Notes
Transfer RNA from Petalonia fascia, 73 nucleotides, folded computationally. Its mean pLDDT, the model's own confidence on a scale to 100, is 81. The RNAcentral record of the sequence draws on ENA.

RNA sequence: GGCUAGAUAGUAUAACGGUUUAAUGCGUUGGGUUGCAAACCCGGAAAUGAGGGUUCAAAUCCCUCUUUAGCUU
Numbered sequence: 001g002g003c004u005a006g007a008u009a010g011u012a013u014a015a016c017g018g019u020u021u022a023a024u025g026c027g028u029u030g031g032g033u034u035g036c037a038a039a040c041c042c043g044g045a046a047a048u049g050a051g052g053g054u055u056c057a058a059a060u061c062c063c064u065c066u067u068u069a070g071c072u073u
Stems, first nucleotide, its partner, number of pairs: 001072007010026004018056001028044005049065005
């Protein structure tokens, strides 16, 4: 240089183009329980890499860029 696959809460992963809601584990936080803590139970906060395009509607499709991993010369 060429090719392929990724980028979503703090972290690891989900999510046919659609009904109003982006889900789950761990973490975090408030409460319950306990003599205190752990475990357990109930609740909360927190996310679509950037910019354009297509569409009535985009995390999802298209283009460019950034970035990560792998393959190849």